Predicted 3D model of a 71-nucleotide RNA (transfer RNA) from Fructilactobacillus fructivorans. The source organism's lineage runs through Bacteria, Bacillati, Bacilli, Lactobacillaceae and Fructilactobacillus. RNAcentral holds the sequence, with entries from ENA and Rfam. RNAcentral records the identical sequence in 3 taxa. The gene name in the source record is trnW.

RNA sequence: AGGGAUAUCGUACAACGGUAGUAUACCGGUCUCCAAAACCGUUGAUGUGGGUUCAAUUCCUACUAUCCCUG
Repeated sequence: AGGGAUAUCGUACAACGGUAGUAUACCGGUCUCCAAAACCGUUGAUGUGGGUUCAAUUCCUACUAUCCCUG
């Protein structure tokens, strides 16, 4: 320099263009003499900027970051 992949709650991952979920963690509660475990509940997220669309995590595009391949 060229080509490709990925980017979503604190963490690990889902999501046919149509209400963004699960587990875990945090917090609160039940239980317990207390704590742990178990059970219940709450909070919290789409890398950035444009475009297409009635509607974009999803499609297109540029950039940023990380990783892989070629030289």